[in-house]
């Protein structure tokens, strides 16, 4: 240097997912009263459609969801498992631009999970994520009789073979 095998664990990582809560007594439907010109297609411009045979709104009654986001038994694949950020390209969203979203590629960052604080996404006090801090854990190096201390980063570490 290469090949093969392997370890890390307060929920190790990812995929899928029975089920569950949230969304929400919301949207929407129906009915009634009042009002009266706009409304819908994410935003701007365009274009299209609906609209005094009542758009939209308010209030009361009744019926009453879903998606995105989340948790998760179990199953499966695994131990750069994987995640994040940036850029480019492509798809979708009526057209163009913006935005959103999905995928692919490249580069960079992160050993792992946890807690706290702040920022971001988010309907959310859920959850995720970024940064900082803290202890923990694994691993190697140095010091040490030991206990342990300090430091490093997964392009690492351990074993075997060449």
């Nucleotide at each position: 240097a290469g090949a093969u095998a392997g370890a890390g664990g307060u929920c190790g990582c990812g995929u899928u997912a029975a089920u569950u809560a949230u969304g929400a007594g919301u949207a929407a439907g129906c009915c009634g009263u009042c009002u009266g010109a706009u409304g819908u297609g994410u935003c701007a411009g365009g274009c299209a459609c609906a609209g005094g045979g009542g758009a939209g709104g308010a209030c009361a009654g009744u019926u009453g969801a879903a998606a995105g986001g989340a948790a998760a038994a179990g199953a499966c694949g695994c131990c750069g498992a994987a995640a994040g950020u940036a850029u480019a390209c492509a798809g979708u969203u009526c057209c163009u631009g913006a935005g959103a979203u999905u995928g692919u590629a490249u580069a960079c960052u992160u050993g792992g999970g946890c807690a706290u604080a702040g920022g971001g996404u988010g309907a959310a006090g859920a959850a995720c994520u970024c940064u900082a801090u803290g202890a923990c854990u694994g691993u190697c190096a140095u010091c040490g009789c030991a206990a342990g201390a300090u430091g490093g980063g997964g392009a690492g570490c351990u074993a075997u073979c060449u």

Annotation: This is a predicted structure of a 162-nucleotide RNA (Lysine riboswitch aptamer) from a pig gut metagenome. RNAcentral holds the sequence, with entries from MGnify. It matches the Rfam family "Lysine riboswitch aptamer". About the family: Riboswitches are metabolite binding domains within certain messenger RNAs that serve as precision sensors for their corresponding targets. Model confidence (mean pLDDT): 78 of 100.